[in-house]
RNA sequence: AGAGUUUGAUCCUGGCUCAGGAUGAACGCUAGCGGCAGGCUUAACACAUGCAAGUCGAGGGGCAGCAUUGGUACUUGUACCAGAUGGCGACCGGCGCACGGGUGAGUAACGCGUAUGCAACCUACCUUUUACAGAGGGAUACCCAAGAGAAAUUUUGAAUAAUACCUCAUAAGUUCUAUUUAUAGCAUUAUAUAUAGAAGAAAACUCCGGUGGUAAAAGAUGGGCAUGCGUUCUAUUAGUUUGUUGGUAAGGUAACGGCUUACCAAGACUACGAUAGGUAGGGGUCCUGAGAGGGAGAUCCCCCACACUGGUACUGAGACACGGACCAGACUCCUACGGGAGGCAGCAGUGAGGAAUAUUGGACAAUGGAGGCGACUCUGAUCCAGCCAUGCCGCGUGUAGGAAGAAUGCCCUAUGGGUUGUAAACUACUUUUAUACAGGAAGAAACACUGGUAUGUAUACCAGCUUGACGGUACUGUAAGAAUAAGGACCGGCUAACUCCGUGCCAGCAGCCGCGGUAAUACGGAGGGUCCGAGCGUUAUCCGGAAUCAUUGGGUUUAAAGGGUCCGUAGGCGGACAGCUCAGUCAGUGGUGAAAGUUUGCAGCUCAACUGUAAAAUUGCCAUUGAUACUGGUUGUCUUGAAUUAAUGUGAAGUGGUUAGAAUAAGUAGUGUAGCGGUGAAAUGCAUAGAUAUUACUUAGAAUACCAAUUGCGAAGGCAGAUUACUAAUAAUAUAUUGACGCUGAGGGACGAAAGCGUGGGGAGCGAACAGGAUUAGAUACCCUGGUAGUCCACGCCGUAAACGAUGGAUACUAGUUGUUGGGCAUUAGCUCAGUGACUAAGCGAAAGUGAUAAGUAUCCCACCUGGGGAGUACGGUCGCAAGACUGAAACUCAAAGGAAUUGACGGGGGCCCGCACAAGCGGUGGAGCAUGUGGUUUAAUUCGAUGAUACGCGAGGAACCUUACCAAGGCUUAAAUGUAAAACGACCGGUUGAGAGAUCAACUUUUUUUCGAACGAUUUACAAGGUGCUGCAUGGUUGUCGUCAGCUCGUGCCGUGAGGUGUCGGGUUAAGUCCCAUAACGAGCGCAACCCCUAUUUUUAGUUGCCAGCGAGUAAUGUCGGGAACUCUAGAAAGACUGCCUGUGUAAACAGUGAGGAAGGUGGGGAUGACGUCAAAUCAUCACGGCCCUUAUGUCUUGGGCUACACACGUGCUACAAUGGUCACUACAGUGGGCUGCCAUCUGGCAACAGAGAGCAAAUCCAUAAAGGUGAUCCCAGUUCGGAUCGGAGUCUGCAACUCGACUCUGUGAAGUUGGAUUCGCUAGUAAUCGUAUAUCAGCAAUGAUACGGUGAAUACGUUCCCGGGCCUUGUACACACCGCCCGUCAAGCCAUGGAAGUUUGUGGUGCCUGAAGUCAGUAACCGAAAGGAUCUGCCUAGGGUAAAACAGAUAACUAGGGCUAAGUCGUAACAAGGUAGCCGUACCGGAAGGUGUGGCUG
Repeated sequence: AGAGUUUGAUCCUGGCUCAGGAUGAACGCUAGCGGCAGGCUUAACACAUGCAAGUCGAGGGGCAGCAUUGGUACUUGUACCAGAUGGCGACCGGCGCACGGGUGAGUAACGCGUAUGCAACCUACCUUUUACAGAGGGAUACCCAAGAGAAAUUUUGAAUAAUACCUCAUAAGUUCUAUUUAUAGCAUUAUAUAUAGAAGAAAACUCCGGUGGUAAAAGAUGGGCAUGCGUUCUAUUAGUUUGUUGGUAAGGUAACGGCUUACCAAGACUACGAUAGGUAGGGGUCCUGAGAGGGAGAUCCCCCACACUGGUACUGAGACACGGACCAGACUCCUACGGGAGGCAGCAGUGAGGAAUAUUGGACAAUGGAGGCGACUCUGAUCCAGCCAUGCCGCGUGUAGGAAGAAUGCCCUAUGGGUUGUAAACUACUUUUAUACAGGAAGAAACACUGGUAUGUAUACCAGCUUGACGGUACUGUAAGAAUAAGGACCGGCUAACUCCGUGCCAGCAGCCGCGGUAAUACGGAGGGUCCGAGCGUUAUCCGGAAUCAUUGGGUUUAAAGGGUCCGUAGGCGGACAGCUCAGUCAGUGGUGAAAGUUUGCAGCUCAACUGUAAAAUUGCCAUUGAUACUGGUUGUCUUGAAUUAAUGUGAAGUGGUUAGAAUAAGUAGUGUAGCGGUGAAAUGCAUAGAUAUUACUUAGAAUACCAAUUGCGAAGGCAGAUUACUAAUAAUAUAUUGACGCUGAGGGACGAAAGCGUGGGGAGCGAACAGGAUUAGAUACCCUGGUAGUCCACGCCGUAAACGAUGGAUACUAGUUGUUGGGCAUUAGCUCAGUGACUAAGCGAAAGUGAUAAGUAUCCCACCUGGGGAGUACGGUCGCAAGACUGAAACUCAAAGGAAUUGACGGGGGCCCGCACAAGCGGUGGAGCAUGUGGUUUAAUUCGAUGAUACGCGAGGAACCUUACCAAGGCUUAAAUGUAAAACGACCGGUUGAGAGAUCAACUUUUUUUCGAACGAUUUACAAGGUGCUGCAUGGUUGUCGUCAGCUCGUGCCGUGAGGUGUCGGGUUAAGUCCCAUAACGAGCGCAACCCCUAUUUUUAGUUGCCAGCGAGUAAUGUCGGGAACUCUAGAAAGACUGCCUGUGUAAACAGUGAGGAAGGUGGGGAUGACGUCAAAUCAUCACGGCCCUUAUGUCUUGGGCUACACACGUGCUACAAUGGUCACUACAGUGGGCUGCCAUCUGGCAACAGAGAGCAAAUCCAUAAAGGUGAUCCCAGUUCGGAUCGGAGUCUGCAACUCGACUCUGUGAAGUUGGAUUCGCUAGUAAUCGUAUAUCAGCAAUGAUACGGUGAAUACGUUCCCGGGCCUUGUACACACCGCCCGUCAAGCCAUGGAAGUUUGUGGUGCCUGAAGUCAGUAACCGAAAGGAUCUGCCUAGGGUAAAACAGAUAACUAGGGCUAAGUCGUAACAAGGUAGCCGUACCGGAAGGUGUGGCUG
C1' cells in the first nucleotide's frame, strides 16, 4: 500500500465483499510446564447455611458462666459460702457503626469534566494557642417480686449508680442588639477599635506519671452551595410555564436562594431547538487510525446514584443511613390462627436465566481501619492459596552425523522413474523440563519486655529478644535415562500451498465471485504441500481499508443530486483612504491539567510479560503582560459598486375597451338531380320529405393566413389581426445628485402551462367519456361516422409538468472567427456597448461534449445527493370543496442498478449493389395409380443413424439365406471359445444310419488329393480377448451449410485514458477488398483472378486396331486386299485472346460501339479448386481414439422370423390422362462405358422369357436393334385401339433355397385418371424440354434410383417497386445464448415481512374528584413530670389506594390492502428498432391486464 465483483470487451459512477488490529468473549478440535494478569457482559431475578462491626472494667451498678484463692461442712473429694482475685454474659454510659466492601437500576442533570467564587457556610477524631472546671438536684436500666403470650415480645410494682440527665453560679474569648471612629473593597458590606445591655460551659477516673472534660481562636482534613464553558438521538415533538419569572415581608436552613408562605407585578424559556419522547451513570482512560476522527466506559483510580419497591423522619460532627428505625406494598418463612419474622447489588455458596464466567479455602504474618493507656480484640478490607489455555510473556518436546537415497504409502509417459526424505533405522552426544532424593530463603520493620546512653522516674535514641498464612514454596545440588511432552486450519481466484480416487446439479461447499449435471486442483477420502504452533480455527462485536458524510478530504448537463420563478425577513458574506480601540488573531509569563496509564532513559525479577524510578507529553482551561498586518467595533472622508435624474429609442411585456376581414357551421330563398361522404378496402351516417354542389342574404362563436425569422419581449409560466387608454420594463449615450445605500437568502409572501373543481354565462369548430361501423383470434385500441363534459368569458380555488439549457444566483478575470437584433460614433471599409446564434483555442470533462451566454480560473450565499428495489409508498401532520399537493420512513430483498463510449448482431430504419431472388417465359409438384424414403401406428422384432433451409430414391453404388447390427429358440466359452502368424503332423474331410429346426451330438465306415502351392483338421509356440454396447456435448479424421459470397487479417506508424479505430473509409469502376484517384497511413498475408484439366480453331509430328481422296485388284455388297499419309480421327507438342488495335467518353481505372480482324471478344463454355469463421451442425454404425459399461454375456455360433407390417400423413420420383397422340409396317443417324465363372455373332427349338449348339474377342480389331426422327397405313375425341394399376392362369431364369419376399415372359382381366385448390419447384443456351444408350453395386433383383453419354432442340429477361438470401456504408437499440433476443402487467400457487381494521388486552406519564398510613411542622387547658419537657387531640402536607374522562406506547385479531421472493403455470404483447399507433412528463376519464384516449408540454 491494495484486491475481487456490473460488460462480449472498455472507461467511469456506485454499492457489496476480502486481506490488518482488538476483545471481561463463546464454541469446535487439540493440549507439556512456569510467571504475571483476568474471571455473571444475561435476571437491580429469588435466596438455604456460615461468616463480613465492634470495642472500652483506666466511666458505672454489678457478677450469670469460666478459672484461681480462701473459708465452712465433713464421708478425702464432694457439697456449700465469699466479687476476694483473674476476668466478664446481659445492662447504663462513651466512641465507632456516614469508613472500608458491592452494584449501575435510576439520572440528559451543575450528575460528571474543567476553570472560578463563597464578603452566603459547616467540619467529630488530629495539631497549635488561650482560659476554665464552683454548688446542687431528681430519675432510670440491669437485678428483685407479680403477671400476659405458642413465640417474638411485653405490662405493673419496688429499690439503685455513673464521664447518663437537669438547675444555679462564673465569662477573658464567643453570640445577639444598639451606638462611635478608622481602613479597605466590585456591591450587599468586611476588618479593626471603643461603649452599653442581654445570653450561654464543664466529668470525672487513676497505678498519681497521666488520661479525659468545657469555652474560644487558628491550622489541617472532609464536606455544602453558586457560576462560565463542554456533555446523546428524534422537528413525523413547535410552542412551554402559574411558585411559573421578578419584587416586598416573614419563616426555614450550617449557609445563599420561590427553598416555603402571604401580598404585588406579568413576566420567564424557545428555531443558537424550549417543551415532549427514546437511549444512557460521567471522567481519567481503553481499542483502532498516518492524523483528524470513529467506537467503548470490564479490571485499576476519582466523582455520582442506589441498597426488596415507595414514602418518612430520628440519632449524630456527619445519614434521611447496604448488614438502624417507622409506615405502606409485593414476595418468602414460622404459628397454638390470636399474631410474628426477613431483605447477599458484602465474601463464599444455591437455584433460575444464559453461548458463557471460579472455593460454602487459609491467615490477620505484612499493609490499612475501629475501639482501647496498653497488652489486645475485631476486620470475607487486605495478604495468600484453589479452579479455568480467558489473555499476555517465556521455556520445552532433543542435538550432531547418517544414501543401499532401505521398506511401506502415494503418483506417473509404469522392464523404469519421482516423492515422502537425512526423514527413519543406525552411531555418538546433551539433560532444560518432568521424576526421585537432599539442602533451603527474602518478605520482619516494629509494639511490648530487658539492658544501656543523653539532662531529670517521664521523653528520645541504641543494643538484645519476640512474631511467617503463603510454605518445606521460590531457589540450589545430586541421580538415571531420549528418556515425560504436537496439534489445528488451509491448498479455484482474492491468498502462501496440487495430484489421485469416490460422487454425478445428488451428497455437499461457500467471506465475495462462484463450484457440483461422469475425466471436480472448489464436494468427501488419501498422499503431498503451505501457514501458525500449546495452540489453531469458527462465530459475535468495534475501528481500519471506506476520500463510502469528504474540516483535513467528495459531488449535483447525461451516473443519485439545482428549489417552477421572483420578492424579501433573520442569518452569512461584502468597495477605497485615514484615525482610535484591541474582541478575534499572534507571542511571552504564571496557575492548573490527581495518581495510575502512554512515550523515552535507567534499574529489579536468569530474559520477557510484569514492576520500580526519573523525565517528557497531557495538544485543554483560567489569569496576566505585550504586538496590531488582517478580520471585527467605532469615527471621519471618497466614488469606481448600487440607485436616482435628463434627453433618445425599442419590443407578440401586462390590463381594460373599440373594431376588421378570411374560413367554418346554421337558417331563409333560388338553381339543380342522384347520389354525397368516408377508407388500405368498406360500412355506420346524410339524401327523392330534394342532400352533395352552387348563388344571395342573415345569424353565431372561436381563432388571427401572408408578414414570420436559431427575430423580439418578459422573473418564470408565457406573449402574435388592427387601434386606443392606463401601467411596467429595458438598452446604449450624457450631465448632475446620494455616498456602499450592496450580494445571497433558511422560514415567509407573490406569480405560476395544461388538466381538474365551484358559481353564473356562452357554445361555431374540435372533442375525453359514450354509441355505432370497420379491422382482428379477440380489439374495452389504432381507422371511420356521430357525440357529452371540456375547450371560450367573468369571479374564486388548485399549485403541479420532460415547469428543460434536464446546467441556482451574484461578481471578477481568461485566445479567436463568423451571422443577427437594439442603440451610439463614423457615414466606403468599419469601431463600440447591450442582447441573441454558429464554429473553434487553451483549459475542463468518464466520455459525449463544453468553451466569455463555461461544464475554464477564483470568491460569497442558498438548495440538493450518498447502491438498486420496497417508495415518493405507509403512518402522522399541514393545506385543499374534491381530485390531490407538501413533508416523508421502516421491515424485507438483491449484488448489482446506472452513465458515456466500442465491436458485433438485429430493425415491419435509410442509401448503394448482387443472385433464376422477383418479374418475363418454358416445363413440373400439389389431384390419380404405382415405385421409393420418412413419420405415425402395429409388432416378439419391425436393428441403428440422418429431422427447417443443410433429414426424408439420405448412410444403402443393390435386406430371399448371408449381409444383419433386431426378435424367438437352441448351443459354446476364460488360458482362450474366436482370430492372426509360424512350425512340424495327417488326422480330419467325406460317406451311411439315428436324434434334431439346424448348429451340433451319437454310432458305424472310409481312410487323403497332389508337382509345388493351397484347403481342411487337430497339436505346439507366439501375439491379440471380444463388443455395430454408451458418450459426435471428451476427440482425431471426414462431410454439409452460409458460399465460389468477397470477404478475413497482420507488421510498423498514427489517433484514442481505454475497449478499439485507421489501413479496409470517401469519389469512380468491376464478376470480384478487381483496378484507379484521393487519403495518417505505408506495406504484407489468406481469399478473388491466374497457373491445372476437358471443350471450341489451326499448324506440326506420328499413322494401328482407326481413315480412303487419287492409283490398282476383287466382290452381289462392304477399306475386303495392294497401297497411300491427303482428309476424318487418334494423342503428343505448339499457336491463338491480351481491351492488343480503332472511334467516342473519362484525370485514370475503365466503359460503350451490329467497329475492324478473328474459329472464338471482353473471366469464350464447363470442371477441379471452398479464406477467417458460423451452426457444441452430422458421423464413436466406414475407420481411429480418451473415459465408462458387459465378460457362461451387451461376446460368439446356428435355424427360423424381422428390417418388405398398414387405418393414415408427408417428401422424392415413374407412368398417364392422349391426335404435336396411340398402334402396325418399312427406314436413317451417336457417344461414353463394359466384357473370360465374361460379352456373345450366327444357327436350331419355343408366341416369348429362354434353352441347346457354336465363331470371334482379355478388345480403336470381337460382342450390343439406339430412340425420338423419316415414309406409309389405321384410329376420329370416346374413359377410347388412351391409360395401364389390380387380380386369375401358365411359364422362364438365377440361386442350398423365390412361402413370408425376386425379376422376367405369355395369356386373360382392364381400376383411378379427361391436365389437377391454396400453394410450391427447376431452368438464361447447346440451357430448359424431350429421346434413348451405358456403367457401378450384383448369383439374381424389387433401378421408375444414382452416375455418366450422346440425339433433337426452344421461349423469355421491360426492369429492380415488391418476396427470399447475401455484400458495403450509415442510423437506432434497454439485444451480446445476440429478435427463435429482451421484456410489462393482471390472474393462479407457495413462502416472507409490512400497512389498515370492528374489537380484545398490557403498560406509561400527567389531570380532576374521593380517601389517606408513618412522619415533620403548627396549635393545644384538663393526663404525667418539681422543672425542662412529654403524652394526647386537632390541622396542613404526603406515599399508597379508589374512581372518571382523555392522551401516548406496545401486543394480539375475523377480515382486508398493496409489496418482495420463488428453473420450466394462464391471458395478452405495453416498452427496447419508426418495437410495427414515436416515446415520455403532468392531469382527467375509461378499460381483464399490460394500457387506451383527450388536453398542454419535452426530445432523452
Record summary
Small-subunit ribosomal RNA from a seawater metagenome, 1500 nucleotides, folded computationally. Model confidence (mean pLDDT): 82 of 100. The sequence is in RNAcentral, with records from SILVA.